[in-house]
Context: one part of a larger RNA
Molecule: large-subunit ribosomal RNA, domain VI
Organism: fermentation metagenome
């Protein structure tokens, strides 16, 4: 930029890609076959492997803005309590979320045309013969069926629903200028992101922060009292403090504004 008026949504699907794997065990059955020793085909059932995809309830891992010990120094005059560096100082834990080793699915199941092979019915060839005419059966392969892309599929597809009977200039085509549906700039942001794009707002508002509650981790905070010569222990106190988590609530910030965008085709 096209898609021959502008636009929101909701499609179809030409094309295109993915996927496609197997294995034990049971059971039919110690049956059919087989002197025996062995020992099935076709069915039906369970179970794994390896690849894939998706998630995080469960097991764990990381979890640098959570939480607790600690070891050295230094600094808040000092005692106590904090802070600063030392790989995050080092140690134990860990939400959110990412995430395998975890967890939840997937390969079917059908169908149509074959392969090889078997085969009807058949002549050239009075006989035979799957073939020469013509008809079937019959593979993990082949085309669909199945997941996901897709109309720039310029061949530009379809269904819904919304907006339009201005003004200047021109003989006309047609440019200019407010301008409808709608959209964008701008701002709050996001399990969505390299920018954009997407998605969720934007005062008729829960969008983000903050507050309040509630959940989660950590593990009983600091003062004060008691006990002990002390170091430290015990109560208040499952305490204090708590990061991306759920809610609520407009306290703050999304203000205001401004721009594009039809002429009934």
């Nucleotide at each position: 930029c096209g898609c021959a008026g502008g636009a929101u949504a909701u499609u179809u699907g030409a094309g295109g890609a993915g996927a496609g794997c197997u294995g034990u065990c049971c059971u039919u059955a110690g049956u059919a076959c087989g002197a025996g020793a062995g020992g099935a085909c076709c069915g039906g059932g369970a179970u794994g492997g390896a690849c894939g995809c998706a998630c995080c309830u469960c097991u764990g891992g990381c979890g640098c803005a959570c939480c607790a010990g600690u070891u050295g120094u230094c600094a808040u005059g000092c005692c106590a309590a904090u802070g600063g560096c030392a790989u995050a100082g080092c140690u134990g834990g860990g939400c959110a979320g990412c995430u395998a080793a975890g967890u939840g699915c997937g390969g079917a199941u059908c169908g149509g045309a074959u392969a090889a092979a078997c085969g009807c019915u058949g002549a050239a060839a009075g006989c035979a013969u799957c073939u020469a005419a013509g008809c079937g059966u019959g593979a993990a392969g082949c085309c669909g069926a199945c997941u996901c892309c897709a109309a720039g599929a310029u061949g530009a597809g379809a269904u819904a629903u919304c907006c339009c009977u201005c003004a200047g200039c021109g003989c006309a085509a047609g440019c200019u200028g407010g301008a409808a549906a709608g959209g964008c700039c701008c701002c709050u942001u996001g399990a969505a992101g390299a920018c954009u794009a997407c998605a969720a707002g934007g005062u008729u508002g829960a969008u983000a922060g903050g507050c309040u509650g509630c959940g989660u981790g950590u593990g009983u905070a600091a003062g004060c009292a008691c006990g002990g010569c002390a170091a430290c222990g015990u109560g208040u106190u499952c305490a204090g403090c708590u990061u991306g988590g759920c809610a609520g609530u407009a306290c703050u910030a999304a203000u205001a504004g401004g721009c594009c965008g039809a002429g009934a085709g």